[in-house]
RNA sequence: GCGGUAGUAGCAUAGCUGGCCUAAUGCGCCUCCCUGUCACGGAGGAGACCGUGGGUUCAAAUCCCAUCUACCGCG
Numbered sequence: 001g002c003g004g005u006a007g008u009a010g011c012a013u014a015g016c017u018g019g020c021c022u023a024a025u026g027c028g029c030c031u032c033c034c035u036g037u038c039a040c041g042g043a044g045g046a047g048a049c050c051g052u053g054g055g056u057u058c059a060a061a062u063c064c065c066a067u068c069u070a071c072c073g074c075g
Base pairs, nucleotide, nucleotide: 001074002073003072004071005070006069007068010027011026012025013024019058029045030044031043032042033041051067052066053065054064055063
């Protein structure tokens, strides 16, 4: 330098054949119940707008382009 893969809540992932209103699950976090207390258990809640910037479309995490980071391969 060229090619490929990944980048979604604090962490790990799903969703990537575009469309219930711009998002799910587990762990973690917060509140309440339970308990003499903690843990366990039960109920509820907050938190991402999808690496970044553009484009296509009525509509994009999902398609296209550029770019950044990490990893892999080729030279």
About this RNA
A computed fold for a 75-nucleotide RNA from a bacterium, annotated as transfer RNA. The sequence is in RNAcentral, with records from ENA.